Context: one part of a larger RNA
RNA sequence: UAACGGGGGCCCGCGCAAGCGGAGGAACAUGUGGUUUAAUUCGAUGAUACGCGAGGAACCUUACCCGGGCUUGAAAGUUAGUGAAGGAUGAUGAAAGUUGUCCGGCUCGCAAGAGACACGAAACUAGGUGCUGCAUGGUUGUCGUCAGCUCGUGCCGUGAGGUGUCGGCUUAAGUGCCAUAACGAGCGCAACCCCUGCUGUCAGUUGCCAUCAGGUAAUGCUGGGUACUCUGUCGGGACUGCUACUGUAAGGUAGAGGAGGGUGGGGAUGACGUCAAAUCAGCACGGCCCUUACGUCCGGGGCGACACACGUGUUACAAUGGGUGGUACAGAGGGUAGCUACUGGGCGACCAGAUGCCAAUCUCCUAAAACCAUCCUCAGUUCGGAUCGGAGUCUGCAACUCGACUCCGAGAAGCUGGAUUCGCUAGUAAUCGCGCAUCAGCCAUGGCGCGGUGAAUACGUUCCCGGGCCUUGCACA
Numbered sequence: 001u002a003a004c005g006g007g008g009g010c011c012c013g014c015g016c017a018a019g020c021g022g023a024g025g026a027a028c029a030u031g032u033g034g035u036u037u038a039a040u041u042c043g044a045u046g047a048u049a050c051g052c053g054a055g056g057a058a059c060c061u062u063a064c065c066c067g068g069g070c071u072u073g074a075a076a077g078u079u080a081g082u083g084a085a086g087g088a089u090g091a092u093g094a095a096a097g098u099u100g101u102c103c104g105g106c107u108c109g110c111a112a113g114a115g116a117c118a119c120g121a122a123a124c125u126a127g128g129u130g131c132u133g134c135a136u137g138g139u140u141g142u143c144g145u146c147a148g149c150u151c152g153u154g155c156c157g158u159g160a161g162g163u164g165u166c167g168g169c170u171u172a173a174g175u176g177c178c179a180u181a182a183c184g185a186g187c188g189c190a191a192c193c194c195c196u197g198c199u200g201u202c203a204g205u206u207g208c209c210a211u212c213a214g215g216u217a218a219u220g221c222u223g224g225g226u227a228c229u230c231u232g233u234c235g236g237g238a239c240u241g242c243u244a245c246u247g248u249a250a251g252g253u254a255g256a257g258g259a260g261g262g263u264g265g266g267g268a269u270g271a272c273g274u275c276a277a278a279u280c281a282g283c284a285c286g287g288c289c290c291u292u293a294c295g296u297c298c299g300g301g302g303c304g305a306c307a308c309a310c311g312u313g314u315u316a317c318a319a320u321g322g323g324u325g326g327u328a329c330a331g332a333g334g335g336u337a338g339c340u341a342c343u344g345g346g347c348g349a350c351c352a353g354a355u356g357c358c359a360a361u362c363u364c365c366u367a368a369a370a371c372c373a374u375c376c377u378c379a380g381u382u383c384g385g386a387u388c389g390g391a392g393u394c395u396g397c398a399a400c401u402c403g404a405c406u407c408c409g410a411g412a413a414g415c416u417g418g419a420u421u422c423g424c425u426a427g428u429a430a431u432c433g434c435g436c437a438u439c440a441g442c443c444a445u446g447g448c449g450c451g452g453u454g455a456a457u458a459c460g461u462u463c464c465c466g467g468g469c470c471u472u473g474c475a476c477a
Base pairs, nucleotide, nucleotide: 001477004473005472007471008470009469010468011467012466013465015461016460019424020423021422022421023420026315027314028313029312030311031310032309033308034306035305042053043052064301065300066299067298068297069296070295076125077124078123079122081119082118083117086103087102088101089100090099091098092097106115107114108113127290128289130288131287132286136284137283138279139278140277141275143273148187149186150185151184152183153182154163155162156161167178168177169176193267194266195265196264198236199235200234202232203231204230207226208225209224212223213222214221239261242255243254244253245252246251304443317417321376322375323374324373325372326371333364334363335362338357339356342353343352344351345350383414387410388409389408390407391406392405393404394403430453431452432451433450434449435448436447
């Protein structure tokens, strides 16, 4: 000096407490361990792995296994040589491929030759998701959005180093103020950026409709208008600015005005560093290893197995509910190999026709919970829907292993879950639906967004966990 202490002091955080809803019990979905397997490819493993890489495993993907092929190779470059390219068709084969036949006869140039494309001997480069994340770059997680981490000069100390950065007050903050052998500065904090909440200006179409006119069964439907809503541009607005109290000050408390009040709410933003943390399988790259194979093409299988164990979720166990009928109100996104109005068919998934839209124009698009009426009356039930049987639809060469969806039938466990444990402080939790990426389709109950309805509680900081500052002890470095 750092670290550590079941040492001390001060302070903070959904850390505890106060509350609300969950997990742990059930069924299923998904990930992991284990086991099994020809293979169940690989990685991630306390917090910081386990709905993670994967924002889409039937083939492909695919790296794994079995089998069938190729060996300058699946792709790219250079050079001989051959042939236009391309098309049709046969044998063999599971396919990849192997092997035939026929048609065709390119552009420039008089020609020689040159060019595009295809095949191709011989080489030189290839190729490797093979190993090492403890050789690395880059990127990322975490402590932690915690308030810290340092430097120059000066001063102190033989030196390591200290001081500054300590102390008092204050703050979300090393944020400020005062004090001060220190005076300044840098990386962090804050601000600058984006979204949202109020408002003005400008612009009005595809948006809107107050006034005027026309029209309809009805609708901004039409003329028209640009007020309003809205969409976008550029501004304003909040600064403890004002008042009162308090304090030396920084600031704190209360209030006014205001759409908003003391960082308004949310996001992006992650200091010096720690964990030889993660990734050689995203990419790049040193070294090592393979080269008729550890490369590469194809068919099939596997990644989907199942005595079991764990994590994350979905659906429930019901009456604040379930069924049926009626009726109301969003936001944000997507759409041409696409979204599809509308009409007809089908109980339905969907099908047939047809129309608009490269979209503030058309469409996905009836939001659902809510509300009204009615049935069920506490039961393994009109709860719950697993699982199974049958019949279908769609995507796709192809749904057996191994897709989703629809209809009919059957209807399992489950009556609130032990020890223990998780999230959340406000438009939050809880609850309800909608959209998107990936994508032919989809195993999405996942992920990322969007809006609707909309709580309870916080006395307090003794204790558990994590962290910051000062101080003390020290068997550690």
Predicted 3D model of a 477-nucleotide part of an RNA (small-subunit ribosomal RNA, 3' major domain) from an uncultured bacterium.
The full RNA is in RNAcentral, with records from Greengenes.
Its Rfam family is "Bacterial small subunit ribosomal RNA".
Its mean pLDDT, the model's own confidence on a scale to 100, is 84.